This is a predicted structure of a 480-nucleotide part of an RNA (small-subunit ribosomal RNA, 3' major domain) from an uncultured bacterium. The coordinates come from a structure-prediction model, not an experiment, and the mean pLDDT is 88. Rfam family: Bacterial small subunit ribosomal RNA. Gene Ontology terms of the family: structural constituent of ribosome and ribosome.
Context: one part of a larger RNA
RNA sequence: UGACGGGGGCCCGCACAAGCGGUGGAGCAUGUGGUUCAAUUCGACGCAACGCGAAGAACCUUACCAGGGCUUGACAUGCUGGUGGUAGGAGCCUGAAAGGGUAACGACCCCGCAAGGGGAGCCAGCACAGGUGCUGCAUGGCUGUCGUCAGCUCGUGCCGUGAGGUGUUGGGUUAAGUCCCGCAACGAGCGCAACCCUCGCCCUUAGUUGCCAGCGGGUCAUGCCGGGCACUCUAAGGGGACUGCCUCGGAUAACGGGGAGGAAGGUGAGGACGACGUCAAGUCAUCAUGGCCCUUAUGCCCUGGGCGACACACGUGCUACAAUGGCUGGUACAAAGGGUUGCAAACCCGCAAGGGGGAGCCAAUCCCAAAAAGCCAGUCUCAGUUCAGAUUGGGGUCUGCAACUCGACCCCAUGAAGGCGGAAUCGCUAGUAAUCGCGCAUCAGCACGGCGCGGUGAAUACGUUCCCGGGCCUUGUACA
Repeated sequence: UGACGGGGGCCCGCACAAGCGGUGGAGCAUGUGGUUCAAUUCGACGCAACGCGAAGAACCUUACCAGGGCUUGACAUGCUGGUGGUAGGAGCCUGAAAGGGUAACGACCCCGCAAGGGGAGCCAGCACAGGUGCUGCAUGGCUGUCGUCAGCUCGUGCCGUGAGGUGUUGGGUUAAGUCCCGCAACGAGCGCAACCCUCGCCCUUAGUUGCCAGCGGGUCAUGCCGGGCACUCUAAGGGGACUGCCUCGGAUAACGGGGAGGAAGGUGAGGACGACGUCAAGUCAUCAUGGCCCUUAUGCCCUGGGCGACACACGUGCUACAAUGGCUGGUACAAAGGGUUGCAAACCCGCAAGGGGGAGCCAAUCCCAAAAAGCCAGUCUCAGUUCAGAUUGGGGUCUGCAACUCGACCCCAUGAAGGCGGAAUCGCUAGUAAUCGCGCAUCAGCACGGCGCGGUGAAUACGUUCCCGGGCCUUGUACA
């Protein structure tokens, strides 16, 4: 000087408390351990591994295994030699394919009248390619975490033999090393904040969306038509909030309490943004890269299998155990997205998945599309049930070369466990939790996961003693 303390003081954070909903029990989905296996490819391991790399494992992917094959190689560059019936290549033979063999036909570019020469391609050989082989304890890059925590430093000066200190401590204050005051310090940098994006109010500009708002026309009806951009909206610019005003407290300061006005206050809400560093944290399998290793194979191609195994164990989820509910019928109201190898309406067929059909749309103009919870009416009456839907049998649809291993969906039948969950444990402070549906990426197909969107919409916070993490000052230390 740090680090640490079951030392002290001050102060924060869904840290506790207060409150609401869960997990831990059940079934299923998914990841992991373990076990098994020819292989169940590899990585990730307290927080910060375990719906993680996977924003899509039937083949492919694929890195694993078995078997079949190839070697200058699936791919790059260079050198030497060869090559016109050459390169390419229908067909045929063999084969599971890859591969191997045969073979009709049969080129291109440059110089040149031609002969011919050169090049590309191909063949042989050489140099090399190739490696998801090892080392993240050799590395770059990127990332997680402490932590959006308020800290981390520098120049000069001053103090100290020195390590170092001071500044950065102190008195107040803040979300903040935020600001004020003081002070052997005076300044400065990286952080904080602000500048950026979205949402909330208003204005301007702009009107092939919106509007009977005002007029006219038309219809069973609909902005349907004329017409108009006023309103809604769309998307570009601007205004608006600054403790600016009042009052009280305070050191006449910073700031704090209250109030007015305002769509909004005192960082308005959310996002992007992560200092010096820590964990020899993670990644050699995104990529790059040193070293090491394999080179008829640790490279390359193919068929099939595996990554999907199952006596178990854990994590994350979904669906439930019902009446604030289930079922049936009727009836409302979104936002954000996607759509031309695409989205697909009306209409017809089918109980349905779906099929037929193709209008319209490259899209504020058409489509996906129905939003669901909600509301209205009916029914069920507390039962393992008209709860719940696992499992299994049968029949089907769709994608795709192909759904046996191993897809999703539909229908009929079957109806399991489950009566609200031990010890323990998680999330959340507001348009949040809870609950309801919708969209998108990946994608031929496949979502209970992920990323977004809106609808309905709470309870509670006395307080900081305690648990966890953290900041500042101080104290002890046999630790560094």